[in-house]
RNA sequence: GCUCCCAUAGCUUAACGGAUAGAGUAAUGGUUUGCGGAACCAUUGAUGGCUGUUCAAUUCAGCCUGGGAGCA
Numbered sequence: 001g002c003u004c005c006c007a008u009a010g011c012u013u014a015a016c017g018g019a020u021a022g023a024g025u026a027a028u029g030g031u032u033u034g035c036g037g038a039a040c041c042a043u044u045g046a047u048g049g050c051u052g053u054u055c056a057a058u059u060c061a062g063c064c065u066g067g068g069a070g071c072a
Stems, first nucleotide, its partner, number of pairs: 001071007010025004018055001027043005048064005
């Protein structure tokens, strides 16, 4: 330099172009308990950035950013 893949809560990860973006774990609060880091209940928290297509974009297209793989 060229080609390809990936990017969603702190972390791991779901979601035919249409549901309030869903879980697990973590965190916080509570219940329980002789104690609790175990168990149960509740709460908080996410679509990398810009533009386009569309009635509607996490999903499709382009560019950028970051990460990975291959070739040279």
RNAcentral holds the sequence, with entries from ENA. The RNA shown here (transfer RNA) has 72 nucleotides and comes from a Candidatus Roizmanbacteria bacterium. Its mean pLDDT, the model's own confidence on a scale to 100, is 80.